[in-house]
RNA sequence: GUGAAAAAAAGGCAAACCUGAACGAAAGGUCAGGUACGCAAAGCUAAAGGGGCUUCGUCUAAGGAUGAGUUGACAUGCCAGCCAGCUGCCACG
Repeated sequence: GUGAAAAAAAGGCAAACCUGAACGAAAGGUCAGGUACGCAAAGCUAAAGGGGCUUCGUCUAAGGAUGAGUUGACAUGCCAGCCAGCUGCCACG
C1' cells in the first nucleotide's frame, strides 16, 4: 500500500425473537441469560460531515371556552447494523 475474488489462523461482534430487571414523554437505549440474521472493522466518532427517527417542551393554526385534544414547524433527545470520518487484527506485496 492492497484486500475485487479466494484460502488459512486466532478469534471477535451480535440483528430479530424469547425470559427477567430497572431507565425514558417518545424515539430509543442498559444489565443478565438463551439464540444466531448477518458483519473485514457490526471497533470508536452524533449541534459543530450528510441522512433518518422521536417531540416531554416551545412556537403556530383552526375550533372552542378558560380545560384537554388536534394541525404544522423546531432538537445540543435518539439511530454508527444508512452513507461518511478516524483507528485496528490477519494475509499478500

The RNA shown here (c-di-GMP-I riboswitch aptamer) has 93 nucleotides and comes from Ammoniphilus sp. CFH 90114.
It matches the Rfam family "c-di-GMP-I riboswitch aptamer". Its family is annotated with cyclic-di-GMP binding in the Gene Ontology.